About this RNA: This is a predicted structure of a 566-nucleotide part of an RNA (large-subunit ribosomal RNA, domain V) from Candidatus Kuenenbacteria bacterium CG22_combo_CG10-13_8_21_14_all_39_9. It matches the Rfam family "Bacterial large subunit ribosomal RNA". The coordinates come from a structure-prediction model, not an experiment, and the mean pLDDT is 82.
Context: one part of a larger RNA
RNA sequence: UUCACAGUUAGACGAAAAGACCCCGUGAAGCUUUACUAUAACUUGAUAUUGGUAUAUGAAUUGUUCAUGUUCAGUAUAGGUGGGAGUCCUGACGCAAGUCGGGACGUCAGUGAAAUACCACUCUUGGCAUUUUAUAUAUCUAACUCCCCGAUUAAUCGGGGAAGACAGUAUCUGGCGGGUAGUUUGAGUGGGGCGCUCGCCUCCUAAAAAGUAACGGAGGCGUUUAAAGGUUGGCUAACUUCGGAUGGAAAUCGAAGUCAUAGGGCAAACCCAUAAGCCAGCUUUACUGCAAGACCUACAAGUCGCGCAGUUGCGAAAGCAUAAGUUAGUGAACCGACCACCUCAUAUAGGAGAGUGGAAGAUCAACGAAUAAAAGCUACUCCGGGGAUAACAGGCUAGUCGCGCCCAAGCGUCCAUAGCGACGGCGCGGUUCGGCACCUCGAUGUCGGCCCAUCGCAUCCUGGGGGUGAACAAGCUCCCAAGGGUUUGGCUGUUCGCCAAUUAAAGCGGUACGCGAGCUGGGUUCAAAACGUCGUAAGACAGUUUGGUCUCCUAUCUACUGUGAG
Numbered sequence: 001u002u003c004a005c006a007g008u009u010a011g012a013c014g015a016a017a018a019g020a021c022c023c024c025g026u027g028a029a030g031c032u033u034u035a036c037u038a039u040a041a042c043u044u045g046a047u048a049u050u051g052g053u054a055u056a057u058g059a060a061u062u063g064u065u066c067a068u069g070u071u072c073a074g075u076a077u078a079g080g081u082g083g084g085a086g087u088c089c090u091g092a093c094g095c096a097a098g099u100c101g102g103g104a105c106g107u108c109a110g111u112g113a114a115a116u117a118c119c120a121c122u123c124u125u126g127g128c129a130u131u132u133u134a135u136a137u138a139u140c141u142a143a144c145u146c147c148c149c150g151a152u153u154a155a156u157c158g159g160g161g162a163a164g165a166c167a168g169u170a171u172c173u174g175g176c177g178g179g180u181a182g183u184u185u186g187a188g189u190g191g192g193g194c195g196c197u198c199g200c201c202u203c204c205u206a207a208a209a210a211g212u213a214a215c216g217g218a219g220g221c222g223u224u225u226a227a228a229g230g231u232u233g234g235c236u237a238a239c240u241u242c243g244g245a246u247g248g249a250a251a252u253c254g255a256a257g258u259c260a261u262a263g264g265g266c267a268a269a270c271c272c273a274u275a276a277g278c279c280a281g282c283u284u285u286a287c288u289g290c291a292a293g294a295c296c297u298a299c300a301a302g303u304c305g306c307g308c309a310g311u312u313g314c315g316a317a318a319g320c321a322u323a324a325g326u327u328a329g330u331g332a333a334c335c336g337a338c339c340a341c342c343u344c345a346u347a348u349a350g351g352a353g354a355g356u357g358g359a360a361g362a363u364c365a366a367c368g369a370a371u372a373a374a375a376g377c378u379a380c381u382c383c384g385g386g387g388a389u390a391a392c393a394g395g396c397u398a399g400u401c402g403c404g405c406c407c408a409a410g411c412g413u414c415c416a417u418a419g420c421g422a423c424g425g426c427g428c429g430g431u432u433c434g435g436c437a438c439c440u441c442g443a444u445g446u447c448g449g450c451c452c453a454u455c456g457c458a459u460c461c462u463g464g465g466g467g468u469g470a471a472c473a474a475g476c477u478c479c480c481a482a483g484g485g486u487u488u489g490g491c492u493g494u495u496c497g498c499c500a501a502u503u504a505a506a507g508c509g510g511u512a513c514g515c516g517a518g519c520u521g522g523g524u525u526c527a528a529a530a531c532g533u534c535g536u537a538a539g540a541c542a543g544u545u546u547g548g549u550c551u552c553c554u555a556u557c558u559a560c561u562g563u564g565a566g
Stems, first nucleotide, its partner, number of pairs: 001566008010558003015551001022386004027382002029378004035183005042175002045172005051140010062129002065127003069123001076116001079122005086105008145162007186198003195215001199221006222367001223265001224324002229283007238258006263272002266329001268327003287310004293304003299368001312321003335361001338358004343354002393440001394438001395436003399433001401429006410420002447522001448520003452514001453511005460485003463480006487501005528546004532541003
């Protein structure tokens, strides 16, 4: 060195199982509820099945029915209107007609807007009666329901009883309704959740055309104005200094300087003195119908506008004016309602309906708006995917961390540097906490212990030296050095740490925080259960507690060990 046999498991990101953690899907399921919408059940009322009588109350109708009606004045309680000169009671005579008497009311008179007796019609309010109806109560029995007996008796029939127009049932209807069901429960995001944001305007980032991202840096808007619009004419602010009664830092006055710093309803940018700023006069163009041509732009939207026609305002006129110095002040469709037109169809007319034009109704603010209408839990979970995306490990980085160096203010009695060393500066390392999200989610098993180790040196001991604030001894500090060594117990799952007793010493790190196809399984991290806390609840908790399957006696290759042979 090759082969064979027997072994060991460090590697083949070994095998097994399209990762169960995490995220995503306009995926699923189970569960919860004061999510949404339905609904069983329960319940309210109406109608039907469903009839008789009485009473009470209410309403309506009718009546040769009865009452009722108060200003002042007028005998006095005048409902209204019309007719009206008589009407009613009663005695005597008489057959009767009638005659003669008595009494009351009226006419008359008077008062008053209206005059009474008597007759007719009629109004208000109330009673009574009739008819109809409603409600309530009571009662009846014949529907309906139930029980008993008989008929061979279940269906059915007959008889008796109870109850009774209730109950039950059907339809419609109001309520209640996780009992049940179907669903919803946004996106961005240096993983997700929590937080924050979501449309529009201005500036910077933006790299001198335009445009340009980030959970980059700053601010605003969801309006306002009948003048703060149009036009014509006129005007010029602001600050500083100096001077000046009350008067002051600052009121008003004068001068000089700066030269737009002022002002333009509000944010910012740009613009504005010919003023777009300030003041005044007159006014309504804060118009109607077309619109050449452009800007912007995926679309849909958005923006500017010559000119023409009509009608106005201001101006002597030329002219200017289709709101505001400009850029924010906003919402597509559908839907119903409103106004107008008179277009459609309805046999005709009206009505109702549709259409067309106009304007209003959205924090549809998740602002290109899924519905008129919607929250949660899952550790009982499931499926499809992702290393497009987190937790372990690796990688990159090195803020943090560890170590070193430079400068030297100061401490060190004196003396910067025996030993320290502020304020600062420069490196190295890749053991901490992080950042990034690059391999791995068709799986790279996670803390600690055990067994077995191997390497680095920034050395704990042992070895050799320099300095010393080294007398000696014992130390402190620095340089060289990795050969060997580096304990046993108590507590805790612990690494760590504290404690006890030793030791020459009880080093620090790397190796997938070495090592689970070597062991363990105490911790963490499934299903069961409990406590505290949170939540209405389902449930949840880097809170606690008890329990909880670690895969084949079988190794193909590499590697290593032993034996044998060449």